The RNA shown here (Lysine riboswitch aptamer) has 166 nucleotides and comes from a mouse gut metagenome. RNAcentral holds the sequence, with entries from MGnify. The prediction has a mean pLDDT of 77.

């Protein structure tokens, strides 16, 4: 340098099913109140917004189960840059916002569980980040045990690692 592997409630993706979201949003009717436009410009429209009642009545995201597939920096996340999409009465142009998606570069994290705080979300589900704790795999060092292989304990490191073969 190449190839192949290991950690385990291991990581990720897709499809299906039933829930949740929710009797919520939205639409229609009635009534009341406010208003004639937006971040800017042009054009256009006579509508628009809020509340209450009644009727109809969703969806996305996230989670669970099953199945299939790809894998062991699997993958996640933070920052920067670029592009796309979306939103701001409607259309066009710009501007702003940024929960979203993709790509590149750099940083952090071995893995799992859990506590507190913050944050996203309808949510006490769940996720992410920060700081702790526990368990676990791996290597090194020190000791212990064992004829030896080995067993056990402690400390420390990180996947750019570890093991095997060539």
């Nucleotide at each position: 340098g190449a190839u192949a592997g290991a950690g385990g409630u291991g990581c990720g993706a897709a499809u299906u099913u039933a829930a949740u979201a929710a009797g919520u949003a939205a639409u229609a009717a009635u009534a009341a109140a406010g208003u004639u436009a937006u971040c800017a410009g042009a054009u256009a429209u006579u509508g628009c917004u809020u509340u209450a009642u009644u009727a109809u009545a969703a969806a996305a995201g996230g989670g669970a189960a099953a199945u299939u597939c790809g894998c062991c920096g699997a993958a996640a996340u933070c920052g920067a840059a670029a592009a796309a999409a979306u939103u701001a009465u409607a259309u066009c142009u710009g501007u702003a916002a940024c929960a979203u998606u993709u790509u590149u570069c750099g940083g952090u994290u071995g893995g799992u569980u859990u506590a507190a705080g913050a944050u996203a979300a309808a949510a006490u589900a769940u996720g992410u980040c920060u700081u702790g704790a526990a368990c676990u795999g791996u290597c090194a060092c020190a000791g212990u045990u064992u004829u030896u292989u080995u067993u056990c304990u402690g400390u420390g490191g990180a996947g750019g690692g570890c093991u095997a073969u060539c």